Molecule: Bacterial RNase P class A
Organism: Clostridia bacterium
RNA sequence: UGAGUAAGCCGGAUGAACGCAGGCUGUGAGCGAAAGCUCUUGUCUGAGGAAAGUCCGGGCUCCAUAGGGCAGGAUGCCGGCUAACGGCCGGUGAGGGCGACCUUAAGGAUAGUGCCACAGAAAUAAACCGCCCGGGGCAAAGACUUGUCUUUGUUUCGGGUAAGGGUGCAACGGUGCGGUAAGAGCGCACCAGCGGCCGGGAGACCGGCCGGCUAGGUAAACCCCAUCCGGAGCAAAACCGUACAGAGGAGCUGGAAAGCGGCCCGCUUAGUUCCUCGCAGAGGUUGCUUGAGCCCAUUGGCAACAAUGUGGCCAGAUAGAUGUUCAUCUAAGACAGAACCCGGCUUACAGACUUGCUCGGCUU
Numbered sequence: 001u002g003a004g005u006a007a008g009c010c011g012g013a014u015g016a017a018c019g020c021a022g023g024c025u026g027u028g029a030g031c032g033a034a035a036g037c038u039c040u041u042g043u044c045u046g047a048g049g050a051a052a053g054u055c056c057g058g059g060c061u062c063c064a065u066a067g068g069g070c071a072g073g074a075u076g077c078c079g080g081c082u083a084a085c086g087g088c089c090g091g092u093g094a095g096g097g098c099g100a101c102c103u104u105a106a107g108g109a110u111a112g113u114g115c116c117a118c119a120g121a122a123a124u125a126a127a128c129c130g131c132c133c134g135g136g137g138c139a140a141a142g143a144c145u146u147g148u149c150u151u152u153g154u155u156u157c158g159g160g161u162a163a164g165g166g167u168g169c170a171a172c173g174g175u176g177c178g179g180u181a182a183g184a185g186c187g188c189a190c191c192a193g194c195g196g197c198c199g200g201g202a203g204a205c206c207g208g209c210c211g212g213c214u215a216g217g218u219a220a221a222c223c224c225c226a227u228c229c230g231g232a233g234c235a236a237a238a239c240c241g242u243a244c245a246g247a248g249g250a251g252c253u254g255g256a257a258a259g260c261g262g263c264c265c266g267c268u269u270a271g272u273u274c275c276u277c278g279c280a281g282a283g284g285u286u287g288c289u290u291g292a293g294c295c296c297a298u299u300g301g302c303a304a305c306a307a308u309g310u311g312g313c314c315a316g317a318u319a320g321a322u323g324u325u326c327a328u329c330u331a332a333g334a335c336a337g338a339a340c341c342c343g344g345c346u347u348a349c350a351g352a353c354u355u356g357c358u359c360g361g362c363u364u
Stems, first nucleotide, its partner, number of pairs: 001360008010351001012329007020046005028039004048335001052346002055344005060233004067265004072229005077091005092106001093104004107224002112222002114218003128165002130161015173191006192214001194211007237286004246277007258268002294311001296309005
């Protein structure tokens, strides 16, 4: 200095004027049938790294007194973290990259079932082309003992072969050497796989030795195994005020109906389900933001994170709050607005800064 890789952080700032929403506070006023709400002084606070997606996990509320099983669903190497997770951290195996690093769809094919189209001889017991040996026919050449032999070519039959070629994603281990009539783990060396033994490691797994040589793949196919899983959701739910109107019919009903994903058992327990006609209700408040929370420090840990201590509260709208103008600085011109809350994942993103590491060039 160029290219890369992993992580962090900002994503506008300052001042002034006017304006918006909430909290606290002071003084009154107004609206309303009520519950309750509004205005006004001062002061404080006020959208994100993803607020997006609604993909996971929970907190909370109710069913509800709420247990067991089946079905169904999710996850799937080992260990740790966490409230929990399909998340995160650290490892192991496999794959990619010169490398720093990245990805992982990573249990079981000897419990069983299924599938591997087409091509190809054959995709769970194989021979299309080819190679070798033997027999027969035909042709040519040569030799000689003049009708025999040998060689070559071609054709056919029988036997051997799975090395070579072809087909295919994949062909009954791979490469090489020897051996054979030609071949083949037939033998050997190295390697892969499988089995046994020993050692290391908490474990996934790794290393060494020995052995017959080896009839595959696929479970993000069904399935088996291990672990986990009630349901619905803030339009959950609770309270206050005003108003009101119930009538008729059918079914089940003493451990039965009914009881919020399906089924069974258990449990609660005296009413409950459906249909027809009719009536009332839409107001206000809570839930609603103090949290498995945040900043900083110390200790432990490779880390994720945990413990202890300090500091400070940092949005709560409800047709839905932060906008406009001016000035200065500036890389900031992108993606983009909370709606009960939190931990993750995924997606979108102009531009600036910081740090570690890898590969290359130049100079000393």